A computed fold for a 479-nucleotide part of an RNA from an uncultured organism, annotated as small-subunit ribosomal RNA, 3' major domain. The full RNA is in RNAcentral, with records from Greengenes. It matches the Rfam family "Bacterial small subunit ribosomal RNA".
Context: one part of a larger RNA
RNA sequence: UGACGGGGGCCCGCACAAGCGGUGGAGUAUGUGGUUUAAUUCGAUGCAACGCGAAGAACCUUACCUGGACUUGACAUCUCCGGAAUCUUCUGGAGACAGGAGAGUGCCCCUCGGGGAACCGGAAGACAGGUGCUGCACGGCUGUCGUCAGCUCGUGCCGUGAGGUGUUGGGUUAAGUCCCGCAACGAGCGCAACCCUUGUUCAUAGUUGCCAUCAGGUGAAGCUGGGCACUCUAUGGAGACUGCCGAGGUGAACUCGGAGGAAGGUGGGGACGACGUCAAGUCAUCAUGGCCCUUACGUCCAGGGCUACACACGUACUACAAUGGUGGGCACAAAGGGCAGCGAGACCGCGAGGUUCAGCCAAUCCCAAAAAGCCUACCUCAGUUCAGAUUGCAGUCUGCAACUCGACUGCAUGAAGGAGGAAUCGCUAGUAAUCGUGGAUCAGCAUGCCACGGUGAAUACGUUCCCGGGCCUUGUACA
Repeated sequence: UGACGGGGGCCCGCACAAGCGGUGGAGUAUGUGGUUUAAUUCGAUGCAACGCGAAGAACCUUACCUGGACUUGACAUCUCCGGAAUCUUCUGGAGACAGGAGAGUGCCCCUCGGGGAACCGGAAGACAGGUGCUGCACGGCUGUCGUCAGCUCGUGCCGUGAGGUGUUGGGUUAAGUCCCGCAACGAGCGCAACCCUUGUUCAUAGUUGCCAUCAGGUGAAGCUGGGCACUCUAUGGAGACUGCCGAGGUGAACUCGGAGGAAGGUGGGGACGACGUCAAGUCAUCAUGGCCCUUACGUCCAGGGCUACACACGUACUACAAUGGUGGGCACAAAGGGCAGCGAGACCGCGAGGUUCAGCCAAUCCCAAAAAGCCUACCUCAGUUCAGAUUGCAGUCUGCAACUCGACUGCAUGAAGGAGGAAUCGCUAGUAAUCGUGGAUCAGCAUGCCACGGUGAAUACGUUCCCGGGCCUUGUACA
């Protein structure tokens, strides 16, 4: 100087407390451990691994296993030889591949002999190739402490020196934020602001959006003429600064109350992550040193596996019902996506869906029905008109192909489940809870992920305690 203390002081954080909803019990989905297996590819492992890499494992993916094949190779560059490329087709085979048959001659230069570019085939070797090892050799990227308020430097001063001072102290703040003081005076990286979004308003613009006034028109409808007021869209401004008033405070910083205001003291949210820590994670995104393989640890193919199942754990979904379930009727969103696409309407089917086809490269058309909600009827506390697992049969769709191993539909079947022990998680407001909607990936496949809106709470006395963190101080036989 640090680190540590079941030392002290001060102060924060959904850290506790106060509340609300869960997990732990059930069924299922998914990941992991374990076990099994020819293989169940590999990685991630306290917080910070476990719906994680994977924003889509039937083939492919695929790295694994079994079997069948290749050896200048599936891919790159160079040398030589031949042929345009390319297309059609036959045989064997699981295919990779092997062996035939036919069509076909382009572009540039040309002395008409040929040469060249692209592409294909062959030969030889330089070389290719490796998701093989090492993340404890590395780059890059990422997690975490932590959006915590810290981490440092120059000069000066102090100290033999390590080092200290500044950065400590008194206040204050979300903040090393600001004020005052001070052997310090300044400065940098962080904080804040500048950026995006949302909340108010104005100007400009008025179609694909909108419809107050006028006219037409319909079963209804901005449907039509018309209009750009309003809503909205999208570009630029304004607006909030403790600016104003009062009180407290050191005539300070600042705090408390008030006015005005759409918004008030950082308005809400996001992006943004200091010096560093964990030899943290990743050699399987990529890149890369070293090592290793080279008729194989490379490459191609078929089938299988990654989907196994006594069990254990994590994360979710659906429930156990009446604040509910079911039938009928009536409303109100936002944000997205669409041409190898979204697909209205009509017809067929109980349905998944099928047939036909209008419109739309989309503020125009479509996906699209929002759901919870409201009105009404039934159910009357029961393993039920709760719950839907499991299984049987019959189908639909995607796809070369749904056996291993897809999603969905109909009929039948109707399991566990009576609110979950010890323990444990999230959340402070448009939040929790609850309800639907869209998107990426994607042929198909979502209870996961990302985003969107609808309805919309309770509680916070307080900081003694648990956990994590910041500053000062103290002890130490630790570094």